[in-house]
Context: one part of a larger RNA
Molecule: large-subunit ribosomal RNA, domain IV
Organism: marine metagenome
């Protein structure tokens, strides 16, 4: 020096990103216990009080409940009946210590926000969270040899289930709501008409020659075999046509206008499928930014409450609250401390350095 601890004058977070880490509280009985609540909580909320031992004392009460007695349907039975044995708060008195839940074990507490309703659940070996599940809520598939999922297949699971079943898929308890667009995409119906594959269907041409003709070069050529292959028929799907957001998804711009001024309840215009409704809002979302205005600090880039100029919030990719939960984050506070001022001293242990 370093590890592990133990103790420490004043001071008490000035320490630090952060009160990290340590201290503080602590059992039991008794008192008393707000805000808010979904009335169940919140709560052991908070914040006070008491605790050993000895005597009064065989304490007041309780709890078991023996022998004896009566009664008797004789019953391992009623009834009295109190012995014994236990449990024991509360009261008065005295006592000792620095301290009586004397050791060890054995909650610090409050206020305020954000996020998840809540218990669960996870990154075996850096992440326990806001993430994942969750019950509740909605869509959408499935009529049973279901839907769907595994396997080539037999088959198997759904399910020895049957729409109050069962299988996807979102969103997340509860409370109050969930606006507007079907133009794109997707589903979903509807099948008239247009497109369309195999396939059917064979006109057409076309090779070969029996045979015919000839200026003997060469020509024309049935039939069968081949070839080539048009019209015409010809499903689903895509055009076309409707519907559907708790489907994927979207949710404007310009200019003027009021008796200070600013501002624009009102006009105009232009696009669009239709121009973001409640409710929230410098937010886990805010670029300008430490926004401006209250608070709280002697002094605030966080923190709380407000304003809206939302760069770039918004409704089940839910939206906005919310009591109760939380080794969750985030701002304040009492207590308490060697975190700090500012270190020191002790105890074990390890390195080093002499020997």
């Nucleotide at each position: 020096a370093c590890c592990a601890c133990g103790u420490u004058a004043a001071g008490g977070a000035a320490c630090u990103c952060g009160g990290c880490a340590a201290a503080u509280u602590a059992g039991c009985c008794c008192c008393g216990u707000a805000a808010c609540u979904u009335c169940g909580g919140g709560a052991g909320a908070a914040g006070g009080g008491g605790u050993g031992c000895c005597c009064c004392a065989u304490u007041a009460g309780g709890g078991u409940g023996a022998a004896g007695g009566c009664c008797u349907u004789c019953g391992c039975g009623g009834c009295u009946g109190g012995a014994g044995c236990u449990c024991g708060a509360g009261g008065g008195g005295g006592u000792c210590g620095c301290a009586g839940c004397g050791a060890a074990g054995c909650g610090g507490c409050c206020c305020a926000g954000g996020c998840g309703a809540c218990u669960g659940u996870u990154u075996a070996g850096c992440a326990a969270a806001a993430a994942c599940a969750c019950a509740g809520c909605a869509c959408u598939c499935u009529g049973c040899u279901a839907a769907c999922u595994c396997g080539u297949a037999a088959g198997a699971g759904g399910a020895u289930g049957u729409a109050u079943a069962g299988g996807g898929u979102g969103u997340g308890a509860c409370a109050c709501g969930u606006g507007a667009c079907c133009a794109a995409u997707g589903c979903c119906g509807a099948a008239a008409u247009g497109u369309c594959a195999a396939a059917g269907g064979g006109a057409u041409c076309u090779g070969u020659u029996a045979u015919c003709c000839u200026u003997c070069g060469g020509g024309a050529g049935a039939a069968g075999c081949g070839g080539u292959g048009a019209a015409c028929u010809g499903a689903a799907g895509c055009a076309c046509c409707g519907g559907u957001g708790a489907a994927u998804g979207u949710c404007g711009g310009c200019c003027g206008u009021a008796a200070c001024u600013a501002u624009a309840a009102c006009g105009g215009u232009c696009c669009u499928a239709a121009g973001g409704u409640a409710g929230c809002g410098a937010a886990a979302u805010u670029c300008c930014u430490u926004g401006u205005c209250g608070g709280g600090u002697a002094a605030g880039u966080u923190c709380c409450g407000a304003c809206c100029c939302g760069c770039a919030c918004g409704a089940a990719u839910c939206g906005u609250g919310u009591a109760a939960c939380g080794a969750u984050c985030u701002g304040g506070g009492c207590a308490c401390u060697g975190u700090c001022u500012c270190a020191a001293c002790g105890u074990g242990g390890u390195u080093c350095u002499c020997g």